[in-house]
Context: one part of a larger RNA
Molecule: large-subunit ribosomal RNA, domain IV
Organism: Minisyncoccia bacterium
RNA sequence: GUCCUCAAGGAACUCGGCAAAAUAGCAGCCGUAACUUCGGGAUAAGGCUUGCCUAUAGUGAAAUCUAUAGGCCGCAGCGAAAGACACCCUGGCGACUGUUUACCAAAAACACAGCUCCCUGCGAACUCGUAAGAGGAUGUAUAGGGGGUGACGCCUGACCAAUGCCAGAAGGUUAAACACGGAUGGUGCUAGAAUUUCGAUUUUAGUGCUGGGCUGUGUAAGCCCUGGUGAAUGUCGGCCGUAACUAUAACGGUCCUAAGGUAGCGAAAUUCCUUGUCGGGUAAGUUCCGACGUGCACGAAUGGCGUAACGACUGGGGUACUGUCUCGAGGACCUGCUCG
Numbered sequence: 001g002u003c004c005u006c007a008a009g010g011a012a013c014u015c016g017g018c019a020a021a022a023u024a025g026c027a028g029c030c031g032u033a034a035c036u037u038c039g040g041g042a043u044a045a046g047g048c049u050u051g052c053c054u055a056u057a058g059u060g061a062a063a064u065c066u067a068u069a070g071g072c073c074g075c076a077g078c079g080a081a082a083g084a085c086a087c088c089c090u091g092g093c094g095a096c097u098g099u100u101u102a103c104c105a106a107a108a109a110c111a112c113a114g115c116u117c118c119c120u121g122c123g124a125a126c127u128c129g130u131a132a133g134a135g136g137a138u139g140u141a142u143a144g145g146g147g148g149u150g151a152c153g154c155c156u157g158a159c160c161a162a163u164g165c166c167a168g169a170a171g172g173u174u175a176a177a178c179a180c181g182g183a184u185g186g187u188g189c190u191a192g193a194a195u196u197u198c199g200a201u202u203u204u205a206g207u208g209c210u211g212g213g214c215u216g217u218g219u220a221a222g223c224c225c226u227g228g229u230g231a232a233u234g235u236c237g238g239c240c241g242u243a244a245c246u247a248u249a250a251c252g253g254u255c256c257u258a259a260g261g262u263a264g265c266g267a268a269a270u271u272c273c274u275u276g277u278c279g280g281g282u283a284a285g286u287u288c289c290g291a292c293g294u295g296c297a298c299g300a301a302u303g304g305c306g307u308a309a310c311g312a313c314u315g316g317g318g319u320a321c322u323g324u325c326u327c328g329a330g331g332a333c334c335u336g337c338u339c340g
Base pairs, nucleotide, nucleotide: 001333002332003331004330005329006328008326009325012324017321027049028048029047030046035040037151043084051072052071053070054069055068056067057066058065073077078083086319087318088317089316090315091314092313093311094310098110099109114149115148116147117146118145119144120143126135127134128133152306153305154304155303157236158235159234162233163232164229165228166227167226168225171224172223173222178218179217180216181215182214185210186209187208188207189206190205191204192203193202194201195200237255238254239253240252241251264298265295276292277291278290279289280288
């Protein structure tokens, strides 16, 4: 190290019955609770039988099988091997079968059917691609895509102030192009005027061409604005007083707010104080179960509360069983080292 056995006790071990022991062999008969979605739960639990011989009856074509009665043997009759599971009570979570971290996590995580919201009228939405094109789909709103929740039952409250989304259009604000206009230029031609060093310069009027640039007006969505919308992101108060014991406050006052947490549940997988308090279970219980409600900091599809069945999930209790332990002992085999 791998196995086997053990007096008395029997979980006192330990984080925890981890490990081991025990149970049982989809045979027959009997029997089987709460609860339940009436399917289950359930092989619930629990009890008895099991071999061989003879006779009789039934069954079949037969082999055989079954039933009844009587008898026989052993420590032992599914007589060997192989061949499911220990069981019960009670909570939590998740409805379920399934899926997952290949190689430390299998779960309460993911998925799920069901529910719900949003988008999409078809060259659909959406996805891939620069595009052509393809998927969606040789489908057509009982279809397809996306988000959330997660069977079923009872339900799903208030708030549209903020953020998002949808709808709207009177007004405000607002881009680059573009259109029209203005100012100011560049450069020609014609005519005139002034100056003149006769080269020319300046200027007026008219008429062409042209200009990167400056500026005004007009013009969109958006934003501001007006409404709607929560199974959209989210949010869901404070102080003071009051009843003929006391205590408490149905009630009143006041401040603030968009509105102040409804039903249900609650020291909870959520409770800090906390081993809360009471009851149960134990001789003794920081765990557990049932209540209470003072919820530090539950709460309604980031769903609330229940729930039969199910679970290599997780908490508590019990029966059986045991070397887990009191507390160790003995044996078999394998291996390392030492000695030989």